Transfer RNA from a Candidatus Parcubacteria bacterium, 73 nucleotides, folded computationally.
RNA sequence: GCGCCUAUAGCUCAGUUGGUAGAGCAGCUGCCUUUUAAGCAGAAGGUCACAGGUUCAAAUCCUGUUGGGCGCA
Numbered sequence: 001g002c003g004c005c006u007a008u009a010g011c012u013c014a015g016u017u018g019g020u021a022g023a024g025c026a027g028c029u030g031c032c033u034u035u036u037a038a039g040c041a042g043a044a045g046g047u048c049a050c051a052g053g054u055u056c057a058a059a060u061c062c063u064g065u066u067g068g069g070c071g072c073a
Stems, first nucleotide, its partner, number of pairs: 001072007010025004019056001028042004049065005
């Protein structure tokens, strides 16, 4: 330099044919318990890496950029 994969909650990851962004774990609150842990319940937490484009509507499609990984030279 070229090609491919990847970027979504604090962490690990889903997200189908474009149509209200989700789960588990962690943290928080409450219940339970003599207390802690475990268990149960609840709420909260998001610029879907960035910038544009297409569309009534984009995490999803298109283009470019950036970070990470792999391969080729």
Rfam family: tRNA. Its family is annotated with triplet codon-amino acid adaptor activity in the Gene Ontology. The sequence was found in a public genome assembly. Model confidence (mean pLDDT): 81 of 100.